Molecule: transfer RNA
Organism: Oscillospiraceae bacterium
């Protein structure tokens, strides 16, 4: 260069053929319990969904470029 596939919270991942205020686990903090930590138990914050732009009443989804990683082929 070509053709595939990944990008969604600090990490890891779920979002069903578009449709209410994007959801879990870890972890971070605050509480509770402990002589003090830990586990365990309660609660909070924290992502407008790679970046532009388009479709449509509505897009994390659906199109069109780019960008970042895989992978495969030359």
């Nucleotide at each position: 260069g070509u053709g595939g596939g990944u990008g969604u919270a600090g990490c890891u991942u779920a979002g069903u053929u578009g449709g209410u205020u994007a959801a879990a686990g870890c972890g971070u903090c605050g509480g509770a319990u402990u002589g003090u930590g830990g586990u365990c138990c309660c609660g909070a914050a924290g992502a407008c969904c790679g970046u532009g732009g388009g479709u449509u009443c509505g897009a994390a989804u659906c199109c069109c470029a780019c960008c970042u990683c895989c992978c495969a082929c030359c």